[in-house]
RNA sequence: AACUCAUCGAGACCGGCUGAGGGACAGGCCCGAAGACGCCGGGGCAACCAGCGGAACUAACCAUUCCGAAAAGGUGCCAACUCCUACGGUGACGCGACAGGAUCGCGCGCCGAAAGAUGAGAG
Numbered sequence: 001a002a003c004u005c006a007u008c009g010a011g012a013c014c015g016g017c018u019g020a021g022g023g024a025c026a027g028g029c030c031c032g033a034a035g036a037c038g039c040c041g042g043g044g045c046a047a048c049c050a051g052c053g054g055a056a057c058u059a060a061c062c063a064u065u066c067c068g069a070a071a072a073g074g075u076g077c078c079a080a081c082u083c084c085u086a087c088g089g090u091g092a093c094g095c096g097a098c099a100g101g102a103u104c105g106c107g108c109g110c111c112g113a114a115a116g117a118u119g120a121g122a123g
Stems, first nucleotide, its partner, number of pairs: 003121006013042005021031003026085003043078003048074002052068005082115001087112005093107005
């Protein structure tokens, strides 16, 4: 790298170093010499895992599941919804094509998928 599960509309910034690109990919739209991105130090957010308390299950214990508090442990995160779209479906919605309907295209909203990220597991 590939596999499985969960989550992804909330939240959280300062200083130093460096110096030109950065936001995964394509398009868009943004951030950036008033210094982005990155690295280092400090601070913070959150609560996935561990640890703690309770409940269910059990004869009891373990394991498992659920709930809760906490945040000194292991990660993660601190522009924009995962920045948006890309594929499929859907709608007493809007616009257009048509004489009208059906239908089609575009837009908007919603649902899902894909891709990606993070954690946990397995290997």

The RNA shown here (SAM riboswitch aptamer (S box leader)) has 123 nucleotides and comes from a Woeseiaceae bacterium.
The coordinates come from a structure-prediction model, not an experiment, and the mean pLDDT is 82.
It matches the Rfam family "SAM riboswitch aptamer (S box leader)". Its family is annotated with regulation of gene expression in the Gene Ontology. Rfam's curators write: The SAM riboswitch is found upstream of a number of genes which code for proteins involved in methionine or cysteine biosynthesis in Gram-positive bacteria.
The source organism's lineage runs through Bacteria, Pseudomonadati, Pseudomonadota, Woeseiales and Woeseiaceae.
The sequence was found by an Rfam model in a public genome assembly.